[in-house]
Source information:
The part of an RNA shown here (large-subunit ribosomal RNA, domain III) has 351 nucleotides and comes from halophilic archaeon DL31. Its Rfam family is "Archaeal large subunit ribosomal RNA". Rfam 15.1 lists 2,955 matches to the family in 1,139 species. The RNAcentral record of the full RNA draws on ENA and SILVA. Its mean pLDDT, the model's own confidence on a scale to 100, is 83.
Context: one part of a larger RNA
RNA sequence: UAGUAGCAGCGAAAGUCGGGUGCGAACCCCGACGGCCAGAAGAGUAAGGGUUCCUUGGCACUGUCAAUCAGCCAAGGGUUAGUCGAUCCUAAGGCUCCCCGUAAGACGAAGGAGUCGAAAGGGUAGCUGGUUAAUAUUCCAGCACUGCCAUACAGUGAAACCGACACUUCCGGAAUCAUCAUGCUGGGCCUUCGCCCAGUCAAAUUGAGGAAGCUCGUGGAAACCGUAACGGUACGAAGCGAGCGAAGCUCGAGAUAGCGAAAGAUGGUGUUACCAGGAGUCCGUGAAAAGGGAGUAUGGCAUCCGUACCGAGAUCCGACACAGGUACUCUGCCAGAGCAAGGCGCGGCCU
Numbered sequence: 001u002a003g004u005a006g007c008a009g010c011g012a013a014a015g016u017c018g019g020g021u022g023c024g025a026a027c028c029c030c031g032a033c034g035g036c037c038a039g040a041a042g043a044g045u046a047a048g049g050g051u052u053c054c055u056u057g058g059c060a061c062u063g064u065c066a067a068u069c070a071g072c073c074a075a076g077g078g079u080u081a082g083u084c085g086a087u088c089c090u091a092a093g094g095c096u097c098c099c100c101g102u103a104a105g106a107c108g109a110a111g112g113a114g115u116c117g118a119a120a121g122g123g124u125a126g127c128u129g130g131u132u133a134a135u136a137u138u139c140c141a142g143c144a145c146u147g148c149c150a151u152a153c154a155g156u157g158a159a160a161c162c163g164a165c166a167c168u169u170c171c172g173g174a175a176u177c178a179u180c181a182u183g184c185u186g187g188g189c190c191u192u193c194g195c196c197c198a199g200u201c202a203a204a205u206u207g208a209g210g211a212a213g214c215u216c217g218u219g220g221a222a223a224c225c226g227u228a229a230c231g232g233u234a235c236g237a238a239g240c241g242a243g244c245g246a247a248g249c250u251c252g253a254g255a256u257a258g259c260g261a262a263a264g265a266u267g268g269u270g271u272u273a274c275c276a277g278g279a280g281u282c283c284g285u286g287a288a289a290a291g292g293g294a295g296u297a298u299g300g301c302a303u304c305c306g307u308a309c310c311g312a313g314a315u316c317c318g319a320c321a322c323a324g325g326u327a328c329u330c331u332g333c334c335a336g337a338g339c340a341a342g343g344c345g346c347g348g349c350c351u
Base pairs, nucleotide, nucleotide: 015033016032017031018030019029020028034350035349036348037347042330043329044328045327048310049309052308053077054076055075056074057073058072062070063069082145083144084306085305088122089121093116094115095114096113097112098111100108101107126143127142128141129140130139146302147301148300149299150298151297152296153295161292162291166281167280168279169278170277172275173274177270178269179268180267181266182265183200184199185198186197187196188195189194201258205253206252207251208250209249213244214243215242216241217240218239223233224232225231259264282286316325317324332344333343334342
């Protein structure tokens, strides 16, 4: 030359206004309005990451702009367990040794022994509330439970059985949740009539109740009994009675604890977890072991390891704060066959 020519990209989605802080604000904080997700862009976890968590102080770097902000920089702080997991058990399978073979071997089939192997299989035992800036079934409060050891007593039965299981379909019980009705409490709108919104709670544990089914007694049916369906019966039906017998079920205690500002109710309907039962299908028949079953009372003991946070349109894998990929659980209302499409809550977000 020149702050000139030029200016692609800035990664699905929306911000605007007022206030605050500050040298400095489109983007940091607060408020209002507006918008987005809503089987998720919400909530809880696994793998993986490894301090990214919280607080204070910063802005040279990182951030596709700026930054007073931050998953960035610096310092300090933070993860508390007999009961949640690991630890224990075995699974497919792995490893070591033995045995035998060989002149020998680091090689080898069968057999035997030991050991490892699941943070989604099996499994002794914890719930509710409170608390921190950051942990909580771990700390604290209340109320529980389990195992081992010792002592005392009981008991000689130690086994059956449970653990322990496919798929399809159907019937019954059933918290939760939703909804409807009527009360009660609080709030909002409203001149009135009235309408609308929210709440009306409460665990583990322990005691009792509790259906199907099975067993036994009684009974004595030749055509009845019964189901949603298949069915059952003198090898004993119906009926009647007794025993065993389930739920995350009901009721009482727990609870004169707790939670809530207060009230702290009742009934109907639907639906699911969970529980119980029937039927069907199979050239497929649907694990094993530990463990439980297996006592009562009192006292003692219960070590070690994990526990922060993210779990994703920014903490993982993809060179990136990447429209990709990544296992599981929960998931309200309207309408709908529906976890679909659509609209909207709680909650989250508008880098």